[in-house]
This is a predicted structure of a 486-nucleotide part of an RNA (small-subunit ribosomal RNA, 3' major domain) from a mouse gut metagenome. Model confidence (mean pLDDT): 82 of 100. Its Rfam family is "Bacterial small subunit ribosomal RNA". The RNAcentral record of the full RNA draws on SILVA.

Context: one part of a larger RNA
């Protein structure tokens, strides 16, 4: 000076409490450990690994395994030589790949000898390759204490000095937020604004939106409407977006040191940081990551390099993490009907229609889209039925018989139909998430993607309960204390 105390003192945090709704028991799915295996590739590891790296493991991807092959290589540069390039056809073979054969000559320059580009093909070698090792050798990346309020310096001063001060104090914030005070004056990196989205408005601009009339066709309560077409020099309203206002504790009582601020209120869509997100100080874990990528130094070179072909990342007595279905009447199935928003679309979304109980299959419009089309939202709502059962609850598993991608679904796709119809009656010890449009509960898109989502990134709908309080449990932050710790 720090760092630690089952030392004290003030203060935060969904840290506890006070709700709510889960894990932990079933069954699945995904991940991990373990065991197997020819191989189950590699990595992540308490929190901060285990639906992680992976936003798609049938081949491919693929790095792992058996086997067939190749050695200047699948890629790059250079050097001779030969031959344009490429198309086709055919032995063998699992395929890669080894052979055979047939057309076939271009394109820039030109002294018509040929030279040069771009390609292949032989040769010889510099060389290439290498998801081999080291994250304890780095770079760049990222986790994480933590969006926690903190960490620092110049000069000065004080100490012999390690160092102190400042930054401590008295208030006050969400803030080392400000106000005061003071041997300190003043500065940086953080806080905060400044970015975006979201709630209000003004104004600009009107398709493909909207809005009003007008016609037809059609529903019919006969004065409403659906849909379709047209018309408005239509843009008031919805809306879409460009550019502006607009919140400052800016007014007003009080409180308080006359400060900063704080509590009340007024107006106002909106109030004290409006909400939400983007941003993450000096470091701390020799934290991750040589397999994104880059790299140093080691290591292979007829193999630790490249290629196919098959298999394997998918095993399965077992234990974990993580979800997804449930167990039922606030509910299950028929039937009818209502209401989003966020996206995404030409190898592409796929309307009407017509076939199949269905997945889907035929035919075919419209859209590079505020014009088409994915698009049925779904819990809801109205009627009917089930009557507390292992049931119309629940759907595992499984046998049949199809569909769709796609050289191929045997190992190892998804998906519909018919039959099947376990486990499960709300979970022990413990344990995790959340404070408002939040938790819960409902569906819907969208990356990856041929196909395949219970995950994973957005979306909107419906919509709570509780918060006395800081003793206590965990984790920070400031000041002090003790200290056999550095």
């Nucleotide at each position: 000076u720090g760092a630690c105390g089952g030392g004290g003192a003030c203060c935060c945090g969904c840290a506890c409490a006070a709700g709510c709704g889960g894990u932990g028991g079933a069954a699945c799915a995904u991940g991990u450990g373990g065991u197997u295996u020819a191989a189950u590739u590699c990595g992540a590891a308490g929190c901060a690994a285990c639906g992680c790296g992976a936003a798609a493991a049938a081949c491919c991807u693929u790095a792992c395994c058996a086997g067939g092959g190749c050695u200047u290589g699948a890629c790059a540069u250079c050097u001779a030589a030969c031959a344009a390039a490429c198309a086709c056809u055919u032995g063998u073979g699992a395929a890669a790949g080894c052979g055979a054969g047939u057309g076939g000559u271009g394109c820039u320059c030109u002294u018509c000898g040929g030279a040069g580009a771009a390609u292949g093909u032989u040769a010889a070698g510099a060389c290439a390759g290498g998801u081999g090792g080291u994250g304890c050798a780095c770079g760049g990346u990222u986790g994480u204490c933590g969006u926690c309020a903190g960490c620092u310096c110049g000069u000065g001063u004080c100490g012999u000095g390690a160092g102190a001060u400042g930054u401590u104090g008295g208030g006050u914030u969400a803030a080392g937020u400000c106000c005061c005070g003071c041997a300190a004056c003043g500065a940086g990196c953080g806080c905060a604004a400044c970015c975006c989205a979201c709630g209000u408005u003004g104004u600009c601009a009107g398709u493909u939106g909207g809005u009003a009339c007008u016609a037809a066709c059609g529903g019919u309560a006969u004065a409403c409407u659906u849909u379709u077409a047209g018309u408005a020099a239509c843009c008031u309203c919805u809306c879409u977006g460009g550019c502006g206002a607009g919140a400052c504790u800016g007014c007003c009582g009080g409180u308080g040191a006359u400060a900063a601020a704080c509590c009340g209120g007024a107006g106002g869509a909106a109030g004290g940081u409006g909400u939400g997100g983007a941003c993450g100080a000096c470091g701390u874990c020799a934290a991750a990551u040589c397999a994104u990528c880059a790299u140093g130094c080691c290591c292979c070179u007829u193999a630790u390099g490249c290629u196919c072909u098959g298999g394997g990342c998918u095993a399965c007595a077992c234990a974990c993490g993580u979800g997804u279905u449930a167990c039922a009447a606030u509910g299950g199935c028929u039937g009818g009907u209502a209401c989003a928003a966020c996206g995404a679309g030409u190898c592409g979304c796929c309307a009407a229609c017509u076939c199949g109980c269905g997945a889907g299959a035929g035919u075919g419009a419209g859209c590079a889209a505020a014009u088409c089309u994915c698009u049925a939202a779904a819990a809801g709502c109205c009627a009917g039925u089930c009557u507390c059962a292992g049931u119309u609850c629940g759907g595992a598993u499984u046998g049949c018989a199809c569909u769709c991608u796609g050289c191929a679904a045997c190992u190892c796709g998804a998906g519909u139909g018919c039959a099947u119809g376990a486990a499960g009656u709300c979970g022990g010890a413990a344990u995790c998430g959340c404070u408002a449009g939040u938790a819960a509960a409902c569906g819907c898109a969208g990356a990856u993607c041929a196909g395949c989502a219970c995950g994973c990134u957005g979306c909107g709908u419906u919509g709570a309960a509780u918060a006395c309080g800081u003793u206590c449990c965990c984790g920070g932050g400031u000041c002090u204390u003790g200290u056999a710790c550095a």